The RNA shown here (SAM riboswitch aptamer (S box leader)) has 127 nucleotides and comes from Winogradskyella aurantiaca.

[in-house]
RNA sequence: AUGUUAUCAAGAAAGGUGGAGGGAAUAGACCCUGUGAAGCCUUAGCAACCCUUCAAAUUUAUUGAAGAAGGUGCUAAAUUCUACUUAAAGAGUGAUUCAUUUAUCCCUGCUUUGAGGUAGAUAACCC
Numbered sequence: 001a002u003g004u005u006a007u008c009a010a011g012a013a014a015g016g017u018g019g020a021g022g023g024a025a026u027a028g029a030c031c032c033u034g035u036g037a038a039g040c041c042u043u044a045g046c047a048a049c050c051c052u053u054c055a056a057a058u059u060u061a062u063u064g065a066a067g068a069a070g071g072u073g074c075u076a077a078a079u080u081c082u083a084c085u086u087a088a089a090g091a092g093u094g095a096u097u098c099a100u101u102u103a104u105c106c107c108u109g110c111u112u113u114g115a116g117g118u119a120g121a122u123a124a125c126c127c
Base pairs, nucleotide, nucleotide: 003125004124005123006122007121008120013043014042015041016040017039021032022031023030026083027082028081029080044075045074046073049071050070051067052066053065054064055063056062079119084116085115086114087113088112089111090110092107094105095104096103
């Protein structure tokens, strides 16, 4: 690196340095940024993935609670939003109904809300 499992709408800052970018990739949008981006350093904080303790449970693994000492990670916006598949609802055009209303049907792509997938991030395991 690849693979497996789990989670991803919560949470959490300031200083120094630096000097123009950043928000993963491709595309579109939108946002942050000389009132100082990325990166690096220091301190602080958030968080229970590993870990520590306790309890339940029981044959080797699960659940809950507490904990930030240790290993990681993180500290703008839902993984910033969308793209692929699908379901439901809504809106629009057209047709039918004597007219209006209503109802039904078809078409196109649009909007909203779910489910699944792709990709990504993090942790643990395997290697």
The model forms 97% of the base pairs in the Rfam consensus. Rfam family: SAM riboswitch aptamer (S box leader). Gene Ontology term of the family: regulation of gene expression. Rfam describes the family as follows. The SAM riboswitch is found upstream of a number of genes which code for proteins involved in methionine or cysteine biosynthesis in Gram-positive bacteria.